[in-house]
Molecule: Bacterial RNase P class A
Organism: Marinobacter confluentis
RNA sequence: CGAGCUCGCCAGACAGUCGCCGCCGGUUUUACCGGGGGAGGAAAGUCCGGGCUCCACAGGGCAAGGUGCCAGGUAACGCCUGGGCGGCGUGAGCCGACGGAAAGUGCAACAGAAAGCAGACCGCCUAAGUAGCCGCGACUCGUUUGCGUCUACCGGUAAGGGUGAAACGGUGCGGUAAGAGCGCACCGCGUGACUGGCAACAGUUCACGGCGAUGGUAAACCCCACCUGGAGCAAGACCAAAUAGGAAUCCUAUGGCGCGGCCCGCGCUGGAUUCGGGUAGGUUGCUUGAGGCCUGUGGUGACGCAGGCCCUAGAUGAAUGACUGUCCUAGACAGAACCCGGCUUAUCGGCGAGCUCAAUUU
Numbered sequence: 001c002g003a004g005c006u007c008g009c010c011a012g013a014c015a016g017u018c019g020c021c022g023c024c025g026g027u028u029u030u031a032c033c034g035g036g037g038g039a040g041g042a043a044a045g046u047c048c049g050g051g052c053u054c055c056a057c058a059g060g061g062c063a064a065g066g067u068g069c070c071a072g073g074u075a076a077c078g079c080c081u082g083g084g085c086g087g088c089g090u091g092a093g094c095c096g097a098c099g100g101a102a103a104g105u106g107c108a109a110c111a112g113a114a115a116g117c118a119g120a121c122c123g124c125c126u127a128a129g130u131a132g133c134c135g136c137g138a139c140u141c142g143u144u145u146g147c148g149u150c151u152a153c154c155g156g157u158a159a160g161g162g163u164g165a166a167a168c169g170g171u172g173c174g175g176u177a178a179g180a181g182c183g184c185a186c187c188g189c190g191u192g193a194c195u196g197g198c199a200a201c202a203g204u205u206c207a208c209g210g211c212g213a214u215g216g217u218a219a220a221c222c223c224c225a226c227c228u229g230g231a232g233c234a235a236g237a238c239c240a241a242a243u244a245g246g247a248a249u250c251c252u253a254u255g256g257c258g259c260g261g262c263c264c265g266c267g268c269u270g271g272a273u274u275c276g277g278g279u280a281g282g283u284u285g286c287u288u289g290a291g292g293c294c295u296g297u298g299g300u301g302a303c304g305c306a307g308g309c310c311c312u313a314g315a316u317g318a319a320u321g322a323c324u325g326u327c328c329u330a331g332a333c334a335g336a337a338c339c340c341g342g343c344u345u346a347u348c349g350g351c352g353a354g355c356u357c358a359a360u361u362u
Base pairs, nucleotide, nucleotide: 002357003356004355005354006353007352008351009350010349012327013326014325015324016323017322018321020038021037023035024034025033026032027031040333044344045343047342048341049340050339051338052232053231054230055229064228065227066226067225068224069083070082071081072080073079084098085096086095087094088093099223100222104221105220106217107216121161122160123157124156125155129153130152131151132150134148135147136146137145138144139142169187170186171185172184173183174182188211189209190208191207192206193205194203195202196201236284237283238282239281246275247274248273249272250271251270255269256268257267258266259265291310292309293308294307295306296305297304298303328331
């Protein structure tokens, strides 16, 4: 200098004017003045886990769903950390639904000879068996018999070719008719022991085993282990008009209201008070929290413990904006609605730290 990896951080800046939503203070007290605060790393998707609230709930089992190497962290998790194993990368590093195929059931298209207690298409072989031509020999001279070459059949083979995602360990030597763990050496593999490790697991250790040693597939059914009650802040709690209906108590039919000047008469009809539920509306839940920062300390780490400091949106038609100017590197994705821990997805660009690879110079 170039190309990369991991972790952390920032998210246009400054000034002016006019607004919007909370909070605090003041006043001539309901409208003004002053002060101070006002989105994110993802506020998003609502995919996991919890807090909180109401409802349900003796205990156990079934069903359903989820999780799944080991150890730890945590309020909890499907998250995180460390480790193991497998894969990718020269490397720093990255990725992995990574329990069980020896309970049972199922599945494997196409190709291929053969695909699950597998198989012979081409090729190789002709040792054993049968038949035949020919050659040589033997004798009892025959449609006899022995040997040999060749051919056909029967057969042997799993080395080679070819098919496939997968064809029953690999290389070499021996062996054989040709071959084959058929035998041997090395490599690989399986089982057991031993050693190391909390464990997953590992081992240039030992012994045994010729090795389709119980092939693959469980994001196929299934088996095993563990986890899971339901609904959600429109949860829930409190205050509480008008109207209608309800309950209790008291009064009342010789009552009350209307027609009517009055009586009779006619028509209609109980009245008052209190209480409780509850609608509109209002208040609350609401933001101090598994909170943030710093220091120390334990731990490889996630994280824990101790001390100090800080308070940092809280609306409910729902605020966080608009305009102007200057500068530059020209500004991405995007907007809280009960809260928190994660994951995932979107994202212009910039900064810092550690590390890797390659080249050059000294």